[in-house]
RNA sequence: AGAGUUUGAUCCUGGCUCAGGAUGAACGCUAGCGGGAGGCUUAACACAUGCAAGUCGAGGGGUAACAGAGGUAGCAAUACUUGCUGACGACCGGCGUACGGGUGAGUAACGCGUAUGCAACCUGCCCUAUACAGGAGGAUAGCCCGAAGAAAUUCGGAUUAAUACUCCAUGCAGCAUAUUUUUCGCAUGAUAAAUAUGUUAAAGAUUUAUCGGUAUAGGAUGGGCAUGCGUCCCAUUAGUUAGUUGGUGAGGUAAUGGCUCACCAAGGCUUCGAUGGGUAUGGGGUCUAAAAGGAUGGUCCCACACACUGGCACUGAGACACGGGCCAGACUCCUACGGGAGGCAGCAGUGAGGAAUAUUGGACAAUGGAUGGAAAUCUGAUCCAGCCAUGCCGCGUGCAGGAAGACGGCCUUAUGGGUUGUAAACUGCUUUUAUACGGGAGCAAUAAGGGUUACGAGUAAUCCGAUGAGAGUACUGUAUGAAUAAGGAUCGGCUAACUCCGUGCCAGCAGCCGCGGUAAUACGGAGGAUCCGAGCGUUAUCCGGAAUUAUUGGGUUUAAAGGGUGCGUAGGCGGCCAUUUAAGUCAGCGGUGAAAUUUUGCAGCUUAACUGUAACAGUGCCGUUGAUACUGUUUGGCUAGGAUUUGGUUGUAGUGUGCGGAAUGUGUGGUGUAGCGGUGAAAUGCUUAGAUAUCACACAGAACACCGAUUGCGAAGGCAGCACACUAAGUCAUUAUUGACGCUGAGGCACGAAAGUGUGGGGAUCAAACAGGAUUAGAUACCCUGGUAGUCCACACUGUAAACGAUGAUAACUCGCUGUCGGCGAUACACAGUCGGUGGCCAAGCGAAAGCAUUAAGUUAUCCACCUGGGGAGUACGACCGCAAGGUUGAAACUCAAAGGAAUUGACGGGGGCCCGCACAAGCAGUGGAGUAUGUGGUUUAAUUCGAAGCAACGCGAAGAACCUUACCAAGGCUUGACAUAAUACUGAAUAUUCUAGAGAUAGGAUAGGCCUUCGGGACAGUAUUACAGGUGGUGCAUGGUUGUCGUCAGCUCGUGUCGUGAGAUGUUGGGUUAAGUCCCGUAACGAGCGCAACCCCUGUUAUUAGUUGCCAUCAGGUUAUGCUGGGCACUCUAAUGAGACAAUCGGUGAUAAACCGGGGGAAGGUGGGGACGACGUCAAAUCAUCAUGCCCCUUAUGUCUUGGGCUACACACGUACUACAAUGGCUAUUACAACAGGUAGCGAAGGAGUAAUCCGGAGCCAAUCCCCAAAGAUAGUCCCAGUUCGGAUUGUGGGCUGCAACUCGCCCAUAUAAAGUCGGAAUUGCUAGUAAUUGCAGGUCAGCAUACUGCAGUGAAUACGUUCCCGGGUCUUGUACACACCGCCCGUCAAG
Repeated sequence: AGAGUUUGAUCCUGGCUCAGGAUGAACGCUAGCGGGAGGCUUAACACAUGCAAGUCGAGGGGUAACAGAGGUAGCAAUACUUGCUGACGACCGGCGUACGGGUGAGUAACGCGUAUGCAACCUGCCCUAUACAGGAGGAUAGCCCGAAGAAAUUCGGAUUAAUACUCCAUGCAGCAUAUUUUUCGCAUGAUAAAUAUGUUAAAGAUUUAUCGGUAUAGGAUGGGCAUGCGUCCCAUUAGUUAGUUGGUGAGGUAAUGGCUCACCAAGGCUUCGAUGGGUAUGGGGUCUAAAAGGAUGGUCCCACACACUGGCACUGAGACACGGGCCAGACUCCUACGGGAGGCAGCAGUGAGGAAUAUUGGACAAUGGAUGGAAAUCUGAUCCAGCCAUGCCGCGUGCAGGAAGACGGCCUUAUGGGUUGUAAACUGCUUUUAUACGGGAGCAAUAAGGGUUACGAGUAAUCCGAUGAGAGUACUGUAUGAAUAAGGAUCGGCUAACUCCGUGCCAGCAGCCGCGGUAAUACGGAGGAUCCGAGCGUUAUCCGGAAUUAUUGGGUUUAAAGGGUGCGUAGGCGGCCAUUUAAGUCAGCGGUGAAAUUUUGCAGCUUAACUGUAACAGUGCCGUUGAUACUGUUUGGCUAGGAUUUGGUUGUAGUGUGCGGAAUGUGUGGUGUAGCGGUGAAAUGCUUAGAUAUCACACAGAACACCGAUUGCGAAGGCAGCACACUAAGUCAUUAUUGACGCUGAGGCACGAAAGUGUGGGGAUCAAACAGGAUUAGAUACCCUGGUAGUCCACACUGUAAACGAUGAUAACUCGCUGUCGGCGAUACACAGUCGGUGGCCAAGCGAAAGCAUUAAGUUAUCCACCUGGGGAGUACGACCGCAAGGUUGAAACUCAAAGGAAUUGACGGGGGCCCGCACAAGCAGUGGAGUAUGUGGUUUAAUUCGAAGCAACGCGAAGAACCUUACCAAGGCUUGACAUAAUACUGAAUAUUCUAGAGAUAGGAUAGGCCUUCGGGACAGUAUUACAGGUGGUGCAUGGUUGUCGUCAGCUCGUGUCGUGAGAUGUUGGGUUAAGUCCCGUAACGAGCGCAACCCCUGUUAUUAGUUGCCAUCAGGUUAUGCUGGGCACUCUAAUGAGACAAUCGGUGAUAAACCGGGGGAAGGUGGGGACGACGUCAAAUCAUCAUGCCCCUUAUGUCUUGGGCUACACACGUACUACAAUGGCUAUUACAACAGGUAGCGAAGGAGUAAUCCGGAGCCAAUCCCCAAAGAUAGUCCCAGUUCGGAUUGUGGGCUGCAACUCGCCCAUAUAAAGUCGGAAUUGCUAGUAAUUGCAGGUCAGCAUACUGCAGUGAAUACGUUCCCGGGUCUUGUACACACCGCCCGUCAAG
């Protein structure tokens, strides 16, 4: 000294929380010792029992008990007796009991603190001084006798004493009253002297030392009274007071005083907070804090108050009295029921209450107190001990060596390593503590008494001289032996300290943020670590951090916060010069501020805590002496502030009265005919009884077009046709006057939009409420037709608004530029200036930023108002105001960890701008309807294995499920296993053929079969055992890899620089352009990277090279015919290398750029066409079942083998395809032209058989050589619009092929059968050219199986005006309370809990 927490991130505002210290504490776990402290915070609740105040015989009468002595009786024991002595119960008397000890209920007060005063007072015991003590008297307690009562106690009679009581005497003194004079005082008055009058004392004891007594004066001590200042909260307590305030007189008191009383006056207190209510003993101090402050008042000290509750007095020096009295009350106890007794807030102790607080201990040894001449007695004051880790302080639980870094534990990448850890064991050493046995303090000073010295007795000093509760304690010696002694909390961040296991939003944790839903450093356990340590944590409370109430030291445009506006009272503040004073202010000095405490030094306990001592401090209060700048006060002056005056001028400033036209509505009359009106579209409504429209006339009320403007005026609200009257204000110029007269302004008063209220008018328009029509799921709304209060006027109320510039008023100062309104200067349409308003932009400065910026939110001064987290709530209650509606003032409980401001980046918008895309539009062909195929859902099933789920799952994984595949189901088997590696032991070649049982796996048998060798064995196989295998089991939300999608969209970023407090921005935005962040230009940016493009492949033109298996123009040969042959590579073609296209060229447009438009040339022209190629990222997208892989799970089974079944089920729904519905067609016949490919377990020719599928056959081909190879098309014929010569589903029969095997469950052929379907609802898909559409072919998979998939070629269109709209995307901008980002956030109602 700060930290965490609002956000995706940022800055700010702002609350909440934490780290520190403290405690009379409590609770949990734990616990060896000592020192010195502390210990009912709650029930001022009730108390059993014991003790806490007595003492004096040197005051008195005396003698109940005890002891001694004497006497009498008796042998003695013993009995009786004598106050004779020591002593002494009870009694009279003296002193004490008013101290000491306890408690904090009451009290907001002269109660306390501090400082003063008393000329208005008292003071026992003590000290000093002076004087005195003569005489007399009557009682009473006790004792004795008697009486009443249960008792407590009381009464009567007789008798008696005193230092008890009473009377007389004394008086120079004292006191009181009156008068005169001196000195003093602020005053009442005090003091000294004199005079007069009045009045008051006494006590003895005795051992002769002394102790007492009386009076007066003084001192000391203690008290009483009065006053200044200080002393909690509430204004939702604003008025209060009748002895109240004062006076005169009297009474009372120690004393002043309404303290009390009589009379008189009407005062006293109060917004500087009276009165009322609540709470509370006050202070020294204590805790905390840098300080200022805040909180607190336990122990110790001072003061006060109280003593069961309330009241009262008596005694006394002192009380209205804790352990005295009386009365009343409540409670408890005793009782013979008639009456009595009691007061722990003394020390112990008990019950109760409570989270919680101790022994019915010892001693008067010390200190102190009471009494006494003294010894002494009494003392729960005090000194000690006991209990309690309640806190503070100190000590200990060992020290050194010791690595095989042991065992064990824990972790791990596990033959190993790390950690626990020099820790242990082990060796040596020490003995504080402990145990045992010994020694053993200080606290003690003196009393009585005695000795010595000093001065006159007697005192003082000194020496001797009994006495220890604590305690055989502290301390100390010897011996023994590491021996007797460590825990608590924490370990996600804040905050020091990390891993494993268990658990699985459960159990639980948590001070705040927050952890836990299967890999939790946050829960529980363990290991380890960290922090403290005889303690450690938790809880409670206080201060701090919190500048979060801000005096030091905060704010108010938008975060909480400027009153709606003005006038003005109190108050606060106030111009220039001189003067007075010294109140504020400053300085010196004096007094006080108790001690303890705190601080510093020193000292004593072994140290420390603790204690002692000295000093400082105590920032305060009072007094006194000075200073005089500033503030205040006094006096005099000034004119710069303010006000008045003169002359102009300005305006939608206010009030009243009159006038005007347009519009609207209504009425009357005319013209005129079928609609009008209204809306997105309609309807309600009006209209043939004549509307709407139009013309004329009349009436009514309200508002004032154009001018008109970031124009003007006003304090604000507000103010607009024209004119007049009255009123107010600003401003300018220039004279004069006054002389600080000023500013602000709590309360107060006034004004104050709209709506609303009251009374009376008025009522055209508009129009809450209301009615109807629409809209809608509904529509108590938006829209329409009507329509009442109201809107208007007068008078009166209300008193609020986003009453806003969300910005209080006043004054001064601080760069500029540019409009505009009013005035002035000037002859002014130049012109520069000046004063007052009203706007825009900007500098410094300020601000969290946005922004403000001479009209400040800048720099200063004064005054007022207001704020202190969000919600609850501007609510409740109370008070005031109002006719009411309501307004003003204005909480709390409870609840949350945020609420909020400004700005940033995204995302989003039924916001905007620009742009693109088969996105729409323009077209073509489809899907959705039918049948079938196929996939999915659902259902079913023993199983119908699993995955994929909007686009981006659904002819998808699967480029092909009869067995296999296969993961599913049923049944039957195996358990080191179907498969891998390694080891040990035993046995045997392996292997091939075959038989039996079985559904098969498998089991049993037969035959054949003899490898290599260094002779150990090896290879291979089997059996047994062990490590292990195996898993298409789970988690794609633990992962790698791969893939889809946005999207082939044009974007995504970085370095340096610059800007911003920062998140971030800039660059990447802007002007053009492009398919493109493509390029150019501009530019606080300059560059760069990943993307785009290009480089790669195919295709389109061409050249060169090379000609076999390809080709055949020329030459020759040959055939019915054919490159068939010789020959040739010219052409086609093949396949390698090149060329070619770049906006190159011309014209135009454009910024002379980039680029665009048109033309030429060219095979190709603006990326020529197609492909591969997919930026940063998004979707926890898909996949653990391709593969790999962490963790979890199974291990005679979730592994593995086999047979059979299933994945092919079928009321249904959806997706994707095929075939059709026909004449642009079907059928029959004839006939033509491809390309990509593939082929030896293969393609398979010719020829032959069969209606055909196919079969026989086998030439040729490991391929530019052989094989497989088109259909639509063309030509001709037929059908004639039908469920057909369309369509082919379905089914019967008979065949073919593959294959161990076509039943579940394959394909093909022939024949027969001939279903739905006649172009398809809402809706919806693809496609811009060799494309769509249409036609066939090939390939992969594959034994067989293709309407699917992947390719190939043939034929070959239509349309695009354009970008308003739908969808998706890019970019700029804007709003946002969204950031899981609009599938967001969030409000209300209802229902349930």